[in-house]
Molecule: transfer RNA
Organism: Vitis vinifera
RNA sequence: GUGCCUGUAGCUCAGUGGAUAGAGCGUCUGUUUCCUAAGCAGAAAGUCAUAGGUUCAACCCCUAUUUAGCGCG
Numbered sequence: 001g002u003g004c005c006u007g008u009a010g011c012u013c014a015g016u017g018g019a020u021a022g023a024g025c026g027u028c029u030g031u032u033u034c035c036u037a038a039g040c041a042g043a044a045a046g047u048c049a050u051a052g053g054u055u056c057a058a059c060c061c062c063u064a065u066u067u068a069g070c071g072c073g
Base pairs, nucleotide, nucleotide: 001072002071003070004069007066010025011024012023013022018056027043028042029041030040031039049065050064051063052062053061
């Protein structure tokens, strides 16, 4: 230089054009307990990597850039 692939909550991930973007773990609060853990109830935490485009409508399709990984030269 070039090809493929990846980026969504603190972490691991789901979401293949239309719901207020979700789950597990973690964190916090309450409950329970002599205390802790477990259980139960609730909460917080997201510019969906960035920008532009297509569309009535984009996390999703297209383009460029960028991050991580693997290959080719």